[in-house]
RNA sequence: GGGGGUGUAGUUUGGUGGUAAAGCACAUACCUUGCAAGUUUGAGGUUCUGGGUUCAAUUCCUGGCAUUUCCA
Numbered sequence: 001g002g003g004g005g006u007g008u009a010g011u012u013u014g015g016u017g018g019u020a021a022a023g024c025a026c027a028u029a030c031c032u033u034g035c036a037a038g039u040u041u042g043a044g045g046u047u048c049u050g051g052g053u054u055c056a057a058u059u060c061c062u063g064g065c066a067u068u069u070c071c072a
Base pairs, nucleotide, nucleotide: 001071002070003069004068005067006066007065010024011023012022013021018055026042027041029039030038048064049063050062051061052060
């Protein structure tokens, strides 16, 4: 320098054109002398960013950024 992959909750991931889900973590309550474990309830999201297509974009197209991998 060139090609490809990835970017979603604190973290690890799922998801698909119609207002985003789960595990762990966090908080509440029950249980315990207390802690852990277990059970219950809940909070937490600019879906990396700009633009385009569409009635509607996390999803499709595209510029950029970050990261990773391959080639030179």

The RNA shown here (transfer RNA) has 72 nucleotides and comes from Atractosteus spatula. Its Rfam family is "tRNA". By type it is a transfer RNA.